[in-house]
Molecule: SAM riboswitch aptamer (S box leader)
Organism: uncultured Verrucomicrobiae bacterium
RNA sequence: CGCUCAUUGCGAGUGACGGAGGGACUGGCCCGUUGAUGUCACGGCAACCGAUCGGAGCGACGGCUUCGGUGGCAGGUGCCAAAUCCAGCCGACGCGAGUCGGGAAAAUGAGCU
Numbered sequence: 001c002g003c004u005c006a007u008u009g010c011g012a013g014u015g016a017c018g019g020a021g022g023g024a025c026u027g028g029c030c031c032g033u034u035g036a037u038g039u040c041a042c043g044g045c046a047a048c049c050g051a052u053c054g055g056a057g058c059g060a061c062g063g064c065u066u067c068g069g070u071g072g073c074a075g076g077u078g079c080c081a082a083a084u085c086c087a088g089c090c091g092a093c094g095c096g097a098g099u100c101g102g103g104a105a106a107a108u109g110a111g112c113u
Base pairs, nucleotide, nucleotide: 002112003111004110005109006108007107008106013042014041015040016039017038021031022030023029025088026087027086028085043080044079045078048076049075050073051070052069053068054067055066056065057064058063084105089102090101091100092099093098
């Protein structure tokens, strides 16, 4: 880099540095010299994996599967403007603006080559 699976309308910011673009892409719409994006420190959110506790099931008795609880759990990641900010492709409904459903793409985690 790629493949598979799961999730994505909740939640959570201060300071320092720095100085022009940023929100993946395209369009829209926003954020930004009243200093954004980013980096670092501290703080926080969440609970994917791990840990731990409990229920059920299975077991070749080493344990395994599944459901739920715990962040006062010094663990591995992730995240802390806006629904993944909205849409993009297809379908249904609608005169229309648009609404709804499914997908694509993206992000994150776990696993695999």